[in-house]
Context: one part of a larger RNA
RNA sequence: CUGUGCUGAAGGAACUCGGCAAAAUGCCUCCGUAACUUCGGGAGAAGGAGGCCCUGCUUGUGGGCAACCAUAAGCAGGGGGCACAAACCAGGGGGUGGCGACUGUUUACUAAAAACACAGGGCUCUGCGAAGCCGCAAGGCGACGUAUAGGGUCUGACGCCUGCCCGGUGCCGGAAGGUUAAGAGGAGGAGUGCAAGCUCUGAAUUGAAGCCCCGGUAAACGGCGGCCGUAACUAUAACGGUCCUAAGGUAGCGAAAUUCCUUGUCGGGUAAGUUCCGACCUGCACGAAUGGCGUAACGACUUCCCCACUGUCUCCAGCACAGGCCCA
Numbered sequence: 001c002u003g004u005g006c007u008g009a010a011g012g013a014a015c016u017c018g019g020c021a022a023a024a025u026g027c028c029u030c031c032g033u034a035a036c037u038u039c040g041g042g043a044g045a046a047g048g049a050g051g052c053c054c055u056g057c058u059u060g061u062g063g064g065c066a067a068c069c070a071u072a073a074g075c076a077g078g079g080g081g082c083a084c085a086a087a088c089c090a091g092g093g094g095g096u097g098g099c100g101a102c103u104g105u106u107u108a109c110u111a112a113a114a115a116c117a118c119a120g121g122g123c124u125c126u127g128c129g130a131a132g133c134c135g136c137a138a139g140g141c142g143a144c145g146u147a148u149a150g151g152g153u154c155u156g157a158c159g160c161c162u163g164c165c166c167g168g169u170g171c172c173g174g175a176a177g178g179u180u181a182a183g184a185g186g187a188g189g190a191g192u193g194c195a196a197g198c199u200c201u202g203a204a205u206u207g208a209a210g211c212c213c214c215g216g217u218a219a220a221c222g223g224c225g226g227c228c229g230u231a232a233c234u235a236u237a238a239c240g241g242u243c244c245u246a247a248g249g250u251a252g253c254g255a256a257a258u259u260c261c262u263u264g265u266c267g268g269g270u271a272a273g274u275u276c277c278g279a280c281c282u283g284c285a286c287g288a289a290u291g292g293c294g295u296a297a298c299g300a301c302u303u304c305c306c307c308a309c310u311g312u313c314u315c316c317a318g319c320a321c322a323g324g325c326c327c328a
Base pairs, nucleotide, nucleotide: 001323002322003321004320005319006318007317008316010314011313014312019309027051028050029049030048031047036041038157052079053078054077055076056075057074058073059072060071061070062069063068080084092307093306094305095304097302098301099299100298104116105115120155121154122153123152124151125150126149132141133140134139158294159293160292161291163224164223165222168221169220170217171216172215173214174213177212178211179210183206184205188201189200190199191198192197225243226242227241228240229239252286253283264280265279266278267277268276
């Protein structure tokens, strides 16, 4: 000096990205427990008291003929210690946001999460030799199932809800019409031959799906405006005008895991707060199953605050053990 432990005056997070690490809490009995809530929870909430030994008494339970033995609890009095759950073992707690409902799953060897999954919801395909999938095929899975079933896809408990746009793309439907391949068809033409013929070429006409066309469909892919003016202070604009669009963003939420300007502004908390919480709305660039907004419970998730506690720190010190280092 390093590692692993133990202890520490006064202070007590001033440390630090962050209480990381450590300390503290820890068991049993009794008392006592808030908001909120899906009435189950939240709860071991929080916060308290007692616990050792001796004596006497009381009430049970089991065994025994009984004496008594075992065991559970209670009451009263007394005793000792620094310390009585005497060692070991053995929850720190509370408040407030975000995200995800939850228990689960995951990057075997740097990520455990707000990612995946999930019950629940929707759309869609599939009538059974099902659809879908594997295979050249036979055959197999689906399924010894049969639409309350199976496949695909999106969403993700629950509560309240899920607006407008079908112009583009996709999908579905459409006995008409347009276009259209091979094929059918052969007017006509060409070569050759004395000819019959043979060989080429070939216009109308006819000919599916697809595309065009006509409709439907957004919990299909997706999309959801601009400018100007206007009220008897000012400001603002319920109102009006105009251009464009398939339609111009409803409810709810909003400086947000989304806000550039931005440490926005106001309020709260601090002596002091780029974070945090509550508001406002000027949403650079939220928004409704690529779901919107809430939500009890849950979380080795994450933000902020408080209590307790401490060598994290002010500021380091001592001790023990192991190693390093020096000498032999």